The RNA shown here (Bacterial RNase P class A) has 348 nucleotides and comes from a Gammaproteobacteria bacterium. Its Rfam family is "Bacterial RNase P class A". Rfam's curators write: Ribonuclease P (RNase P) is a ubiquitous endoribonuclease, found in archaea, bacteria and eukarya as well as chloroplasts and mitochondria. Rfam classes the family as a ribozyme. Model confidence (mean pLDDT): 76 of 100. The model forms 98% of the base pairs in the Rfam consensus.

RNA sequence: GAAGUCAGCCAGACAGUCGCUCUUCGUUUCGGCGGAGGGAGGAAAGUCCGGGCUCCACAGGGCAAGGUGCCAGGUAACGCCUGGGCGGCGUGAGCCGACGGAAAGUGCAACAGAAAGUAUACCGCCUAAGCCCGCAAGGGCCGGUAAGGGUGAAAUGGUGCGGUAAGAGCGCACCGCAUGACUGGUAACAGUUCAUGGCUGGAAAACCCCACCUGGAGCAAGACCAAAUAGGAAUCCAUUGGCGUGGCCCGCGCUGGAUUCGGGUAGGUUGCUAGAGGCGUGCGGUGACGUACGUCCCAGAGGAAUGACUGUCCACGACAGAACCCGGCUUACAGGCUGACUUUAUUU
Numbered sequence: 001g002a003a004g005u006c007a008g009c010c011a012g013a014c015a016g017u018c019g020c021u022c023u024u025c026g027u028u029u030c031g032g033c034g035g036a037g038g039g040a041g042g043a044a045a046g047u048c049c050g051g052g053c054u055c056c057a058c059a060g061g062g063c064a065a066g067g068u069g070c071c072a073g074g075u076a077a078c079g080c081c082u083g084g085g086c087g088g089c090g091u092g093a094g095c096c097g098a099c100g101g102a103a104a105g106u107g108c109a110a111c112a113g114a115a116a117g118u119a120u121a122c123c124g125c126c127u128a129a130g131c132c133c134g135c136a137a138g139g140g141c142c143g144g145u146a147a148g149g150g151u152g153a154a155a156u157g158g159u160g161c162g163g164u165a166a167g168a169g170c171g172c173a174c175c176g177c178a179u180g181a182c183u184g185g186u187a188a189c190a191g192u193u194c195a196u197g198g199c200u201g202g203a204a205a206a207c208c209c210c211a212c213c214u215g216g217a218g219c220a221a222g223a224c225c226a227a228a229u230a231g232g233a234a235u236c237c238a239u240u241g242g243c244g245u246g247g248c249c250c251g252c253g254c255u256g257g258a259u260u261c262g263g264g265u266a267g268g269u270u271g272c273u274a275g276a277g278g279c280g281u282g283c284g285g286u287g288a289c290g291u292a293c294g295u296c297c298c299a300g301a302g303g304a305a306u307g308a309c310u311g312u313c314c315a316c317g318a319c320a321g322a323a324c325c326c327g328g329c330u331u332a333c334a335g336g337c338u339g340a341c342u343u344u345a346u347u348u
Base pairs, nucleotide, nucleotide: 001344002343003342004341005340006339007338008337009336010335012313013312014311015310016309017308018307020039021038022037023036024035025034026033027032041319045330046329048328049327050326051325052324053218054217055216056215060250061249062248063247065214066213067212068211069210070084071083072082073081074080085099086097087096088095089094100209101208105207106206108202122149123148124145125144126143130141131140132139133138157175158174159173160172161171162170176199177197178196179195180194181193182191183190184189222270223269224268225267232261233260234259235258236257237256241255242254243253244252277296278295279294280293281292282291283290284289
């Protein structure tokens, strides 16, 4: 100097004129006026997870259903985050993981192939033993075989030696696999360890089994005030009934419930922003984070508020607008700045 990986920050700035909205103070002829302070995001997006909060409601147990799936921690909690293990990708810094179980069972693997879970003989190899033919060589029947070849993503452990009629874990050595012990580690796991065993696929992002977790609905939740109408009509069931915020059962509570037709209102206030809050420093921890002290208040609209114009600078401005709030994940994204690490070229 180049190429990369990880993390953090910014997301146009300044000045002037007019305009909008919230809080607070003063004033008012109650129409408003003036002063001070504040006013969209890193994703506000997707509505995918988890909660706070409100109601059912005094609300328990089970089944079904759904979710998660290595270990240990963090957190209010999580399907999130941190660290570790194992597996995969990358030269590496690093990145990804739908990561419990195939020896409980069922099902699946097209086509090809003889055969895809205890299966099989297409090509092939042998002729030991037995039978037949032949003078003999040899041939045939019967039988043995899965080491060689072929097919396939995958063929029932691999390499070597011995053995055999020819072969085969048939036997042995090493490797792999399974089980047990020992050692290290909280654990998942690991091992130049030991012993035993001839042992044996894929896939559960198929059904299933196992472990853990889970009431429901949602700010259009809910609370209060005001106003209006028809305290309407019909049908059915009725305490052995019916109703009670997903389904079923038990329990509990209540005493009427369901359906159809018709009529009135839908206005205002609140919920609505001081928080599982932000920032700084110290201490503890590998880290996520916790803790102590200090400091700050940083949007609350209500058909939806931050807009328009001018000048200058400049990175010439992308993705894009809160609607109860918070913690995450995912997706979109122009440009700029900083730090650490990896690989590489050259020079010293």